Record summary: The RNA shown here (transfer RNA) has 73 nucleotides and comes from an uncultured Eggerthellaceae bacterium. Its Rfam family is "tRNA". The family's RNA type in Rfam is transfer RNA. It was read from a public genome assembly.
[in-house]
RNA sequence: GGUCAGAUAGCUCAGGCGGUAGAGCAGGGGACUGAAAAUCCCCGUGUCCAGGGUUCGAGUCCCCGUCUGACCA
Numbered sequence: 001g002g003u004c005a006g007a008u009a010g011c012u013c014a015g016g017c018g019g020u021a022g023a024g025c026a027g028g029g030g031a032c033u034g035a036a037a038a039u040c041c042c043c044g045u046g047u048c049c050a051g052g053g054u055u056c057g058a059g060u061c062c063c064c065g066u067c068u069g070a071c072c073a
Stems, first nucleotide, its partner, number of pairs: 001072007010025004019056001027043005049065001051063003
C1' cells in the first nucleotide's frame, strides 16, 4: 500500500428481506437468614464509531473518514 471482517448497555455479544433496540454477566432495590452465601422477584432515558446521502421511516441500504483485527504484498 491492497483485500476482507468488525465498531450496538459497564463487559461479552444478538438484532430474517428497513418499521424506531435486546440477552447473558456485572450493578442497584427487595424477599429469605441471627448475619452472610446461594436462591427468588423487580429495575435500562444506550448521542447503535463520526459526518453526509437515499427514504414517510436507517443499527440495517449508499458515499466518505477514524479506529481495531486477519490475510496479501